[in-house]
RNA sequence: UCCGAUAUGGUCUAGGGGUUAGGAUUGCCCGCUUUCACCGGGUCGGCCCGGGUUCGAUUCCCGGUAUCGGAA
Numbered sequence: 001u002c003c004g005a006u007a008u009g010g011u012c013u014a015g016g017g018g019u020u021a022g023g024a025u026u027g028c029c030c031g032c033u034u035u036c037a038c039c040g041g042g043u044c045g046g047c048c049c050g051g052g053u054u055c056g057a058u059u060c061c062c063g064g065u066a067u068c069g070g071a072a
Base pairs, nucleotide, nucleotide: 001071002070003069004068005067006066007065010025011024012023013022018055027043028042029041030040031039048064049063050062051061052060
């Protein structure tokens, strides 16, 4: 320099046009317990950035950034 993949809560991860964006874990609250832990219930918290297409974009397209891999 070129090619490819990936980017979703603090962390890990599913979803690929119209859903309330789902789950795990962490945190907080409640219950249980003499207390702690375990367990059960609830709750907070998220679509990398900019543009385009579309009635509607986290999803499709283009560019950028970052990470990973490959070629020279």

The RNA shown here (transfer RNA) has 72 nucleotides and comes from Saitoella complicata NRRL Y-17804. Rfam family: tRNA. Rfam classes the family as a transfer RNA. Rfam's curators write: Transfer RNA (tRNA) molecules are approximately 80 nucleotides in length. The sequence is in RNAcentral, with records from ENA and Rfam. Model confidence (mean pLDDT): 81 of 100.